[in-house]
């Protein structure tokens, strides 16, 4: 000094557990600001959160009794947590491995 690699936040598929909603939240879009984020530092067109904002649905049995709510159960939501596996995955510096 040159060359490989390793290694994040999170992404997504499947399967299992427990939820929330369906009397419409939630996902998902868009804006403002915010915050975290390989080992370090600094950051975003990646994640997150508060706030506005436009859009939108898949219900049904059955008991019950204050007549429109309660329980229960099968559905449903591009639905929330955790678990497992399998994949994808940091840009600049500087580090770490391994090699010439």
């Nucleotide at each position: 000094g040159g060359c490989a690699g390793a290694g994040u936040a999170g992404g997504u598929u499947u399967c299992c557990c427990c939820g929330c909603g369906u009397g419409a939240a939630g996902u998902g879009c868009c804006c403002u600001g915010g915050g975290a984020u390989g080992g370090a530092a600094c950051g975003u067109u990646g994640c997150c959160c508060c706030g506005g904002g436009a859009c939108g649905a898949a219900a049904a049995a059955u008991c019950g009794c204050c007549u429109g709510c309660g329980a229960u159960u099968u559905g449903c939501g591009g639905u929330g947590g955790g678990g497992a596996a399998g994949u994808c995955g940091c840009g600049u510096u500087c580090g770490c491995u391994g090699u010439c």